A computed fold for a 472-nucleotide part of an RNA from Tubulanus punctatus, annotated as small-subunit ribosomal RNA, 3' major domain. The prediction has a mean pLDDT of 84.
Context: one part of a larger RNA
RNA sequence: UGACGGGGACCCGCACAAGCGGUGGAGCAUGUGGUUUAAUUCGAAGAUACGCGAAGAACCUUACCCAGACUUGACAUCCUUGGCAAUGCUAUAGAGAUAUAUGCGGAGGUUAACCAAGUGACAGAUGGUGCAUGGUUGUCGUCAGCUCGUGUCGUGAGAUGUUUGGUUAAGUCCAGUAACGAGCGCAACCCUUAUUCACAGUUACUAACAUUUAGUUGAGAACUCUGUGAAGACUGCCUAGGUAACUAGGAGGAAGGUGAGGAUGACGUCAGAUCAUCAUGCCUCUUACGUCUGGGGCUACACACGUGCUACAAUGGCAGGUACAAAGAGUCGCAAAACCGCGAGGUCAAGCCAAUCUCAAAAAACCUGUUUCAGUUCGGAUUGAAGUCUGCAACUCGACUUCAUGAAGUUGGAAUCGCUAGUAAUCGUAGGUCAGCAAUACUACGGUGAAUACGUUCUCGGGUCUUGUACA
Repeated sequence: UGACGGGGACCCGCACAAGCGGUGGAGCAUGUGGUUUAAUUCGAAGAUACGCGAAGAACCUUACCCAGACUUGACAUCCUUGGCAAUGCUAUAGAGAUAUAUGCGGAGGUUAACCAAGUGACAGAUGGUGCAUGGUUGUCGUCAGCUCGUGUCGUGAGAUGUUUGGUUAAGUCCAGUAACGAGCGCAACCCUUAUUCACAGUUACUAACAUUUAGUUGAGAACUCUGUGAAGACUGCCUAGGUAACUAGGAGGAAGGUGAGGAUGACGUCAGAUCAUCAUGCCUCUUACGUCUGGGGCUACACACGUGCUACAAUGGCAGGUACAAAGAGUCGCAAAACCGCGAGGUCAAGCCAAUCUCAAAAAACCUGUUUCAGUUCGGAUUGAAGUCUGCAACUCGACUUCAUGAAGUUGGAAUCGCUAGUAAUCGUAGGUCAGCAAUACUACGGUGAAUACGUUCUCGGGUCUUGUACA
């Protein structure tokens, strides 16, 4: 000087407390461990692994296993020789890779490209090492810290500044001060959102005037909305307190004290993670640890754990009727209407490269009826049958539909998690990946919309100062 203390003081955080809803019990989905297996590819491991890499494993992917093949190779550069072009189609054999064919088709004028053969330099490796590395990234933590120059003090390691008193979300600012300044962080600058104004009105809008089944058409440029540019909030004003910083209350205002949310992550820590994104040193393999193909596996199943979904019902279930969003996507696409089918869907097909057309029905909500507390008209697992769609192909191993079946489950032990406002809870909608889909995941979007916070004694984590130490 640090680190540590079941030392001290002060401060903060959904840390506790106060509340609301969960997890832990059930069924299923998904990830992991274990076990099994020819293989169940690999990585991730307290917090910081476990709906994680994977924004999508039937084949492919694919790295694993079995079997069948290739050996200058699937891919790159160079050399030599040859070519009846190469590619393609068909036939035969085969699981296919591949092999065979004086079968078909086919162009141009020896250059290039392509193909075949040969030769070796080499290619190749999702093989090893993340404790050799770059890059990227998690975490402490959006915590308020981490440092430097000059000066001063100290023999020196170092100290001071950065401490003290206030104040702040903040090393934020003020006052003081052997310090005076500065840098990286904080804040601000950026984006979205909340209000208004100006400009612009089409594909958006419709108050007035006509018109219609319908903003449909004429028309309008008010309103909504869209998207450019401005304004606006700064403790600016008032009151009180205070030396000041600032704090408490008030006015006006759409908004008030960082308005709300996002992006933004200091010096460093964990030899944290990643050699399987990529790059890369070294080591290893080189007729194989490389490459191609068919099939299988990654989907196994006594069990254990994590994360979720659906429930256990009447604030509900079922049937009928009626209403209101936002944000997205669409030509290898979204697909209306009509017709067929109980339905998944099919047939035909308008429109739309989209403020125009389509996906598209929002759902909770509201109204009416029914049900009457039951393992039920709750719950939907499981299983049987028949189908639809995607796709070479749904047996291993897809989703969906209809009929039948109707399991556990009556609110969950110890323990444990999230959340302070348009939040929790609850209700649907869309997107990426994607032929299809195991999505209940993830990422976004809106609808309805609470309770509680006395407070800091305690638990956990963090910050500042101080103290002890046989630790570094």

The full RNA is in RNAcentral, with records from SILVA.